[in-house]
RNA sequence: CUCAUCCAGAGAGGUGGAGGGACAGGCCCUGUGAAGCCUCGGCAACCCCGCCCCGCCAAACCGGCGGGCGGCAGGUGCCAACUCCCACCCGCGGCCACCGCGGGAGAGAUGAG
Numbered sequence: 001c002u003c004a005u006c007c008a009g010a011g012a013g014g015u016g017g018a019g020g021g022a023c024a025g026g027c028c029c030u031g032u033g034a035a036g037c038c039u040c041g042g043c044a045a046c047c048c049c050g051c052c053c054c055g056c057c058a059a060a061c062c063g064g065c066g067g068g069c070g071g072c073a074g075g076u077g078c079c080a081a082c083u084c085c086c087a088c089c090c091g092c093g094g095c096c097a098c099c100g101c102g103g104g105a106g107a108g109a110u111g112a113g
Base pairs, nucleotide, nucleotide: 001113002112003111004110005109006108011040012039013038014037015036019029020028021027025085026084041079042078043077046075047074048071049070050069051068053067054066055065056064057063083107088104089103090102091101092100093099094098
């Protein structure tokens, strides 16, 4: 940089000792113990493994791409709150300096390349 996903799911113990939830604002979590680190456990199914049910490409076969079903040994990831909400744009509605709902953009996270 590109693509996919982000309203589901899953925490205990030890250590540590004041922060944490990316960022402004909001709202939360936290001495009934934050972050970090360690151990064990769990969730999920991106990669991965299997089946060969479907479509397309190619075609002698092998195969490639996409979808479906099943699995979790391995590589990651994750285990408060929708990515906690929101910020910018558009639409609809309302009790219209504002609020609610929906869509999109941007940002971020994770994976694969």